[in-house]
Context: one part of a larger RNA
């Protein structure tokens, strides 16, 4: 892991409602008894309803409160009740599994931990304490030297004990080992036997460490189907309608009540409900203003202050390139500003079109994590496939066709069948269905086929200004001068270090100098001028399309590819492909109307949780009528029937039961649960 077999809304009882049946102002029995253990009779205790009101005595179509005969509460018309079945829901384990753990009792110290009782073990080596004996020393010791003894949680190192590295093992030779090195080895040492101690506990040279491969509380049974707002599973078809992922409360947040939103039954049919349009109001958004409240720029005037002057330093005057309050002028900002102010929206009303889509009771749900994308807004950093509202859509629940592939975009919502059309997005070289269509432009960058500040004689349009046959704009010839070396300054400053001034003159024109260059000059050069040449030159602005700016990691890789100069890119046209859209044919089914009926005609049929509605089939009863050794059920095959669950013919096999009609009962339908048991 695969086949095969089991495997999960039950069943007793109240309650609620639907719908069936019997009876009916009444309805119906329960223990029990009888009786084929039935069926039915007896059985009227007791429910329920047929009158309510009040604590209650009680009165009653009325009662209670009240002083009331007031007014206020609840009441007086409306059929119920037994039994069956659906459905849902209290109590029971209550659809299956599934904890970790709590409690109660018994069993465990042959593993271990610690103790008690008795035993037993420990090569071979080393050092060499006290003590002792001698000699030496001394009055006497002390003390020295030799020996001489054998001391220790001494020393090396085997048995035994234990476990510091690394390797190796790592479905192991082993559920803790092995090889080789390594600690202790006369001791708080090892270790045999027998004993004591335990689960709210024992035992611990203490690690929560051990207490039989189990320890933050043993292990085995019983409470026990504990509990599980948690996870996982939940078995046959087919029609119909079809949701939420929001509020409010919630020891509440991934659970839940109620309310919204679905569903079925029943009821109510009104100008309800939606639409569009007229038409009456509601409102302060968007936008604009500054009339309020702030914010904020510049000028004007300028209260008050600051400074500076003058002034017996007094009163005051006088100036200010200082602050500035308040006027005015001009030009602005504002989610918590408004003198104003829309579209939309939302409230009423008329009319039109649509025709229950409205409402209401009641029975049953699901939902309470929602996602992206348009748009308006808050948080954020005008980040985020980010996070919170508010409105739309899609998806969730949605197939198809486009977006190269792509739940949330674009176009459109699949009853079935067809080798039939037309069309939406989107396309039409070629992969690839259809234009190598057709007219005008534009782009040269393969820009298209990724992006920004910036920066640029790319180019196409337009448009403004200046100069221009009195000859411009580039180029070429010539000129660029004189006072002057301008004054200062400086070492020097002579157009060209720096300040200052920048003036005449002579002229066709020429700066008291544009820039290069000198120590300073020189020296180039420019501006300005004249010739020559022939015709358009400069500068600014707008806007269409392109350039640069453009650096990533296995492979082109930023067009899906090929490849394209149109097969781009923009306007404008005519074909045509394209989709489960719409049309034609055929068939099926729901809902509604018409109709005696058969039938027609309209609107439908995508669909998760969910709600409702009809079957299929399996196992057992029971009736009824049947098959079957001339071959029953099971298997195998097999091109039939049915809308589907599914049912048959027919042949093999196969060797004794069995189906079919109706009607009831249910251990009644597997692929999924790390499902359970077999088998391979």
């Nucleotide at each position: 892991g695969c086949c095969g077999g089991c495997g999960a809304g039950u069943u007793a009882u109240g309650u609620a409602u639907a719908c069936a049946u019997g009876c009916g102002a009444g309805g119906u029995u329960a223990a029990g008894g009888a009786g084929a253990a039935g069926a039915u009779c007896c059985g009227g205790a007791g429910c329920c309803g047929u009158a309510g009101c009040g604590a209650a005595a009680g009165c009653g179509a009325g009662u209670c409160u009240g002083a009331a005969u007031a007014g206020g509460g609840c009441g007086u018309u409306c059929a119920g009740u037994a039994u069956g079945u659906g459905u849902a829901u209290g109590u029971a384990g209550a659809c299956c599994c599934g904890a970790a753990a709590c409690c109660c009792g018994a069993c465990g110290a042959u593993c271990u931990a610690g103790c008690c009782a008795u035993g037993a073990u420990c090569a071979a080596g080393a050092u060499g304490a006290a003590g002792u004996a001698a000699g030496g020393g001394u009055c006497a010791a002390a003390c020295c030297u030799u020996a001489u003894g054998g001391a220790g949680g001494u020393c090396u190192g085997a048995a035994c004990c234990g476990a510091c590295g690394u390797u190796c093992g790592u479905u192991g030779a082993a559920a803790c080992g092995a090889c080789c090195g390594c600690g202790g080895a006369u001791g708080a040492a090892u270790u045999g036997u027998g004993g004591c101690u335990c689960g709210u506990g024992g035992u611990g040279a203490a690690a929560u460490u051990c207490c039989a491969a189990u320890c933050g509380a043993g292990u085995c049974g019983g409470g026990u189907a504990a509990u599980a707002g948690c996870u996982g599973g939940u078995u046959c078809u087919c029609c119909u309608c079809g949701a939420a992922a929001u509020a409010g409360c919630u020891u509440u947040a991934g659970g839940g009540c109620u309310a919204g939103c679905c569903u079925c039954a029943g009821a109510a049919c009104a100008c309800u409900a939606c639409a569009u349009u007229u038409u009456g109001g509601a409102g302060g958004u968007a936008g604009a203003g500054c009339a309020c409240u702030g914010a904020a720029u510049g000028a004007a005037a300028g209260c008050g202050a600051g400074c500076c002057g003058c002034g017996c330093c007094a009163a005051g005057c006088g100036g200010u390139a200082u602050c500035a309050a308040u006027u005015u002028c001009a030009a602005u900002c504002a989610a918590a500003c408004u003198c104003c102010g829309a579209a939309u929206u939302c409230c009423g009303a008329g009319a039109u079109g649509c025709u229950u889509a409205u409402u209401c009771u009641g029975g049953g749900a699901g939902u309470c994590a929602g996602a992206c994308u348009g748009u308006g807004g808050g948080a954020g950093a005008u980040a985020a496939g980010u996070u919170u509202c508010a409105u739309g859509g899609u998806c969730a629940a949605a197939a198809g066709g486009g977006c190269a592939a792509c739940a949330g975009c674009c176009c459109g919502g699949a009853c079935c069948g067809c080798c039939a059309a037309c069309u939406a997005a989107g396309g039409u070289c070629c992969c690839u269905a259809a234009a190598u269509u057709c007219g005008c432009g534009c782009u040269a960058a393969g820009u298209g086929u990724u992006a920004a500040a910036g920066g640029a004689u790319g180019u196409a349009g337009a448009g403004a200004u200046a100069c221009u046959u009195a000859a411009a704009c580039a180029g070429c010839u010539a000129g660029g001068a004189u006072g002057u070396u301008g004054g200062c300054u400086c070492a020097g400053a002579g157009g060209c270090a720096g300040c200052c001034a920048u003036c005449a003159u002579u002229u066709a024109a020429a700066g008291a100098a544009u820039g290069c260059g000198u120590a300073a000059c020189a020296g180039c050069u420019c501006a300005c001028u004249a010739g020559u040449c022939a015709a358009g030159u400069g500068u600014c602005u707008c806007c269409g399309c392109g350039c640069c700016g453009a650096a990533a990691a296995u492979u082109u890789a930023c067009c899906g590819g090929g490849g394209c100069u149109a097969a781009g890119c923009g306007c404008g046209a005519u074909a045509c492909c394209g989709a489960a859209g719409u049309u034609g044919c055929g068939g099926a089914u729901a809902u509604u109307u018409c109709u005696a009926a058969a039938g027609a005609a309209a609107u439908g049929u995508g669909g998760u949780a969910g709600g409702g509605g009809a079957g299929c089939g399996u196992u057992c009863c029971a009736u009824u009528a049947g098959c079957a050794u001339a071959g029953a059920a099971g298997c195998c095959a097999u091109a039939c029937c049915g809308g589907a669950a599914g049912g048959a013919g027919u042949g093999g096999u196969g060797g004794a039961g069995c189906g079919a009609a109706u009607g009831g009962a249910a251990g009644u339908g597997a692929g999924a649960a790390u499902g359970c048991c077999g088998g391979c």